[in-house]
Predicted 3D model of a 72-nucleotide RNA (transfer RNA) from a Desulfovibrionaceae bacterium. Model confidence (mean pLDDT): 85 of 100. Taxonomically the source falls in Desulfovibrionaceae (Bacteria, Pseudomonadati, Thermodesulfobacteriota, Desulfovibrionia). It was read from a public genome assembly.
RNA sequence: GGGCGGUUAGCUCAGUGGUAGAGCGCCGGCCUUACAAGCCGGUGGCCGCAGGUUCAAGUCCUGCACCGCCCA
Numbered sequence: 001g002g003g004c005g006g007u008u009a010g011c012u013c014a015g016u017g018g019u020a021g022a023g024c025g026c027c028g029g030c031c032u033u034a035c036a037a038g039c040c041g042g043u044g045g046c047c048g049c050a051g052g053u054u055c056a057a058g059u060c061c062u063g064c065a066c067c068g069c070c071c072a
Base pairs, nucleotide, nucleotide: 001071002070003069004068005067006066007065010024011023012022013021018055025043026042027041028040029039030038048064049063050062051061052060
């Protein structure tokens, strides 16, 4: 230098152009002598950055940044 994949909640990851979700975590309650487990409720995000297309973009297009793999 070229090719491919990835970037979404504190962490691991989903997400057909039409209101962003799950598990774990965290907080509160129930239960227990107490703790853990379990049950109930709550808490969560300007979707890596900047543009473009569209009535509407996490999703499509372009550029850039970072991480990983491959080729040279």